Predicted 3D model of a 479-nucleotide part of an RNA (small-subunit ribosomal RNA, 3' major domain) from a metagenome. RNAcentral holds the full RNA, with entries from SILVA. The coordinates come from a structure-prediction model, not an experiment, and the mean pLDDT is 84.

Context: one part of a larger RNA
RNA sequence: UGACGGGGACCCGCACAAGCGGUGGAUGAUGUGGUUUAAUUCGAUGCAACGCGAAAAACCUUACCCAGGUUAGAAACCGUGACUGUACUGCCGGCAGAGACGUCGGUAGGCCUUCGGGCGAGUCAUGGCAGGUGCUGCAUGGCUGUCGUCAGCUCGUGCCGUGAGGAGUUGGGUUAAGUCCCGCAACGAGCGCAACCCCUGCUUCCUGUUGCCACCAUUAAGUUGGGCACUCUGGAAGGACUGCCGGUGUAAAACCGGAGGAAGGUGGGGAUGACGUCAAGUCAUCAUGGCCCUUACGUCUGGGGCUACACACGUACUACAAUGACCGGUACAGAGGGUCGCAAACCUGCGAGGGGGAGCCAAUCCCAAAAAGCCGGCCUCAGUUCGGAUUGCAGUCUGCAACUCGACUGCAUGAAGCUGGAAUCGCUAGUAAUCGCAGAUCAGCAUGCUGCGGUGAAUACGUUCCCGGGCCUUGUACA
Numbered sequence: 001u002g003a004c005g006g007g008g009a010c011c012c013g014c015a016c017a018a019g020c021g022g023u024g025g026a027u028g029a030u031g032u033g034g035u036u037u038a039a040u041u042c043g044a045u046g047c048a049a050c051g052c053g054a055a056a057a058a059c060c061u062u063a064c065c066c067a068g069g070u071u072a073g074a075a076a077c078c079g080u081g082a083c084u085g086u087a088c089u090g091c092c093g094g095c096a097g098a099g100a101c102g103u104c105g106g107u108a109g110g111c112c113u114u115c116g117g118g119c120g121a122g123u124c125a126u127g128g129c130a131g132g133u134g135c136u137g138c139a140u141g142g143c144u145g146u147c148g149u150c151a152g153c154u155c156g157u158g159c160c161g162u163g164a165g166g167a168g169u170u171g172g173g174u175u176a177a178g179u180c181c182c183g184c185a186a187c188g189a190g191c192g193c194a195a196c197c198c199c200u201g202c203u204u205c206c207u208g209u210u211g212c213c214a215c216c217a218u219u220a221a222g223u224u225g226g227g228c229a230c231u232c233u234g235g236a237a238g239g240a241c242u243g244c245c246g247g248u249g250u251a252a253a254a255c256c257g258g259a260g261g262a263a264g265g266u267g268g269g270g271a272u273g274a275c276g277u278c279a280a281g282u283c284a285u286c287a288u289g290g291c292c293c294u295u296a297c298g299u300c301u302g303g304g305g306c307u308a309c310a311c312a313c314g315u316a317c318u319a320c321a322a323u324g325a326c327c328g329g330u331a332c333a334g335a336g337g338g339u340c341g342c343a344a345a346c347c348u349g350c351g352a353g354g355g356g357g358a359g360c361c362a363a364u365c366c367c368a369a370a371a372a373g374c375c376g377g378c379c380u381c382a383g384u385u386c387g388g389a390u391u392g393c394a395g396u397c398u399g400c401a402a403c404u405c406g407a408c409u410g411c412a413u414g415a416a417g418c419u420g421g422a423a424u425c426g427c428u429a430g431u432a433a434u435c436g437c438a439g440a441u442c443a444g445c446a447u448g449c450u451g452c453g454g455u456g457a458a459u460a461c462g463u464u465c466c467c468g469g470g471c472c473u474u475g476u477a478c479a
Base pairs, nucleotide, nucleotide: 001479002478003476004475005474007473008472010470011469012468013467015463016462019427020426021425022424023423026318029315030314031313032312033311034309035308042053043052064304065303066302067301068300069299070298073129077128078127079126080125081124082123083122084121088109089108090107091106092105093104094103095102110119111118112117131293132292134291135290136289140287141286142282143281144280145278147276152191153190154189155188156187157186159166160165171182172181173180197270198269199268200267202238203237204236205235206234208232211228212227213226216225217224241264244258245257246256247255248254320420324379326377327376328375329374330373336367337366338365341360342359346355347354348353386417391412392411393410394409395408396407397406433455434454435453436452437451438450439449
């Protein structure tokens, strides 16, 4: 100087408390451990691994296993020698084969030409090499997590100390903040904080189609004429600054209350992550040193596996019901996607779906039904008209192909489950809870993920305690 303390003082955070909803019990889903296996590819492992890499494992992916092929190689560059075809490559067809591969037949294979050939390209052999998701993240770059959006981390000059170093950065106030003020052997400065950026909330101006409809007509319908006031679209401005008033305070910073205002003291949300820590993670995104393999640890193909299952754990789904289930009727979003696409009307099927193909490269058309809600009916506390696992049969769709191993539909079947021990998690407002919608990936496949809106709470006395953090101080046999 740090680090640590079941030392002290001060302060903060959904850290506790006050509340609301969960997890831990059940079924199945998913990830992991373990076990099994020919293989169940690899990585991630307290917080900060475990719906994680994976924004899609039937084949492919695929890295694993078995079997069958191949060896200058699936793709690249260069050298030497030979060849210009019965070689090789593309297409078509035959044979054998699980296919790759092999084999046979047909066909095509550039440019210039003085028709001699030249250029280009290719093939075979050979060499230099290729190739490796093989090892080392404790050799590395890059990227990322975490402490933590915590308020810290430093430097120059001067000063103090023999020196390590100190001071500044401590102190008194204050703040979300090393934020600002005052004081002070310090005076300044940098990286962080804040602001500048984006979205959202208010107003004005511009814009007027594909959007909108107050007025005039018109219609089943903003449908059409008309209009651009309103909504909205998307561009530009304004607006909030403790600016004003009162109080407290050191004539300070600031705090409390108030006015005006759409908004008030950082308005709400996002992006933004200092010096560093964990030899944290990643050699399997990529790049890369070293090591290793080179008829194989490379490469091609078929099949299997990654989907196993006594069990254990994490995460989310659905429930255990009446604030509910079911049936009928009816209302209101936002944000997205669409030409290898989204697909309406209409017909058909109980349904998944099928037929159909208008319209749309989309403020125009489509996906598209929002759901909870509201109105009416029924059920009456039961393992039930709750719950839907499991199983049987019959189907639909995608796709060469759904046996291992897809999703969905109909009929039948109806399991566990009656609110979950010790323990434990999230959340402070348009939040929690609850309800649906969309998108990426994607042929198909979502209870996951990322977004979007609808309905919409309770509670916070307080900081003694638990956890983490900041600052000052103290002890130390630790560095």